This is a predicted structure of a 72-nucleotide RNA (transfer RNA) from Spiromyces aspiralis. The organism belongs to Spiromyces, within Eukaryota. Rfam family: tRNA. The family's RNA type in Rfam is transfer RNA.
[in-house]
RNA sequence: UCCGAUAUAGUCUAACGGUUAGGAUACGUGGCUCUCACCCACGAGGUCCGGGUUCGAUUCCCGGUAUCGGAA
Numbered sequence: 001u002c003c004g005a006u007a008u009a010g011u012c013u014a015a016c017g018g019u020u021a022g023g024a025u026a027c028g029u030g031g032c033u034c035u036c037a038c039c040c041a042c043g044a045g046g047u048c049c050g051g052g053u054u055c056g057a058u059u060c061c062c063g064g065u066a067u068c069g070g071a072a
Base pairs, nucleotide, nucleotide: 001071002070003069004068005067006066007065010025011024012023013022018055027043028042029041030040031039048064049063050062051061052060
C1' cells in the first nucleotide's frame, strides 16, 4: 500500500427491513440465612461515527474510524 472479515449493555453473545432490541454474566434493591455464599423476585444498563435508499434501517448501500486476518 492492497484485499477480506468484524463493530450491539461493564464483559460475552442473539436478532426475515416492521422486535418492548432477546439471553448469559457482572452490578443494584428486596426476600431467604445468625452472617456470607447459594437460591428466588425485581430493577438499571446497549446497536462505533457520518451520509444515502426505504413508509420504515441493528439489518441494505457509500464513506470514515477501530480491531483482527491475509497478500506484497